[in-house]
Context: one part of a larger RNA
RNA sequence: CUGGGUGUAAAGGGAGCGUAGACGGCUCUGUAAGUCUGGAGUGAAAACCCGGGGCUCAACCCCGGGACUGCUUUGGAAACUAUGGAGCUAGAGUGUCGGAGAGGUAAGUGGAAUUCCUAGUGUAGCGGUGAAAUGCGUAGAUAUUAGGAGGAACACCAGUGGCGAAGGCGGCUUACUGGACGAUGACUGACGUUGAGGCUCGAAAGCGUGGGGAGCAAACAGGAUUAGAUACCCUGGUAGUCCACGCCGUAAACGAUGGACUACUAGCUGUUUGGGCGGCAUAGCCGUUCGGUGGCGCAGCAAACGCAAUAAGUAGUCCACCUGGGGAGUACGUUCGCAAGAAUGAAACUC
Numbered sequence: 001c002u003g004g005g006u007g008u009a010a011a012g013g014g015a016g017c018g019u020a021g022a023c024g025g026c027u028c029u030g031u032a033a034g035u036c037u038g039g040a041g042u043g044a045a046a047a048c049c050c051g052g053g054g055c056u057c058a059a060c061c062c063c064g065g066g067a068c069u070g071c072u073u074u075g076g077a078a079a080c081u082a083u084g085g086a087g088c089u090a091g092a093g094u095g096u097c098g099g100a101g102a103g104g105u106a107a108g109u110g111g112a113a114u115u116c117c118u119a120g121u122g123u124a125g126c127g128g129u130g131a132a133a134u135g136c137g138u139a140g141a142u143a144u145u146a147g148g149a150g151g152a153a154c155a156c157c158a159g160u161g162g163c164g165a166a167g168g169c170g171g172c173u174u175a176c177u178g179g180a181c182g183a184u185g186a187c188u189g190a191c192g193u194u195g196a197g198g199c200u201c202g203a204a205a206g207c208g209u210g211g212g213g214a215g216c217a218a219a220c221a222g223g224a225u226u227a228g229a230u231a232c233c234c235u236g237g238u239a240g241u242c243c244a245c246g247c248c249g250u251a252a253a254c255g256a257u258g259g260a261c262u263a264c265u266a267g268c269u270g271u272u273u274g275g276g277c278g279g280c281a282u283a284g285c286c287g288u289u290c291g292g293u294g295g296c297g298c299a300g301c302a303a304a305c306g307c308a309a310u311a312a313g314u315a316g317u318c319c320a321c322c323u324g325g326g327g328a329g330u331a332c333g334u335u336c337g338c339a340a341g342a343a344u345g346a347a348a349c350u351c
Stems, first nucleotide, its partner, number of pairs: 003323004007305002012319001014201004021194003025088007033081002035077008048066007091191001092188003095184004103177007110154001115149007125136002162169002206247006215241002220236004258318001260317005267296006274290007300307002324351003333344004
């Protein structure tokens, strides 16, 4: 390489858009590059295979045939692939109507709570723990009442509920805006699927500049615990967490399950105030259909666990990845980055 694989044994890229490429619906018609078929030339001899023969046999040698799977050229076929032309509507897209949603961005705004400040009441404790102590408090704390400041997060609703490609998204209002879904069947007429490179997005932490800083809290300090305690527990506490702009580009980025999906393959039962249609005894119930999201379960698959129309079943197309453990996601080189580091990614040796 082939083969075989990728939920958990090694293995699905974190996610999307998309270039080249690969693959691709139905009908008619042309061409004949691939394809199939006939002829011709060539494919040296020896070797090889089959048949026969010669050395007493064999090795060896000789004769005939085959083969030399190929190339070139020429005549023909037209199903399939390809390609040119004409058309179609089942794929795909557009239009119209409709309802659902924490989808995104920006601005504004609300209440509860914590902390702090001011004032009142009030007096000796508060706080914290397994128990304590550090800490706070007679310079009046904790508690309580009133007023004010500021930042961050949005209780209940809340739900194997919803939306988003993933990361993710949750008070309320407004503006702008993306997608999905249902109905209709008007329009375009294969415009499709995937996608090496490429581009874009990408939690938290971290970095740069400037703001902000209530609570929480790496580092750090103190108190405990302990043989020790650079921890777990307690009292404090700085980066950070928040905002704007710019980097970083990684995660158990997980459903540890790539996408289009596409098609097909028993059923049962929830849910989505999702959409449509029909029926009835019309606040509703029943049936059916399309889309999502759960639980069981047959066939089948699977090493087992389990999966099972949201497949890990049966097939097809495209991409990514794996090939014993350690060494090692290391070294070297290269690219990117302000840095931290990221990406790519070995070998010796060893079991």

RNAcentral holds the full RNA, with entries from ENA, Greengenes and SILVA. Predicted 3D model of a 351-nucleotide part of an RNA (small-subunit ribosomal RNA, central domain) from an uncultured bacterium. The coordinates come from a structure-prediction model, not an experiment, and the mean pLDDT is 84.